[in-house]
């Protein structure tokens, strides 16, 4: 240089054919248990879905560049 394939909560990752609310698990913060800590149950809190533009009534989901990782190819 050319292909592929990933980019979603602080970490690991779901999200099926585009259709009201954006999820889980760890972890963190409160409560409850307990002498007190762990485990345990309950509950919160945490997101410009990588960034820009298209399409579309409607996009995390299509298209198009850009960026960044990884793999292969020369």
């Nucleotide at each position: 240089g050319g292909g592929c394939a990933a980019u979603u909560a602080g970490c690991u990752c779901a999200g099926c054919u585009g259709g009201u609310g954006a999820g889980a698990g760890c972890a963190u913060c409160c409560g409850c248990c307990u002498u007190a800590c762990a485990c345990g149950c309950g509950g919160a809190a945490g997101g410009c879905c990588g960034c820009a533009g298209g399409u579309u009534c409607g996009a995390a989901u299509c298209c198009u560049g850009c960026a960044u990782u990884g793999c292969c190819c020369a």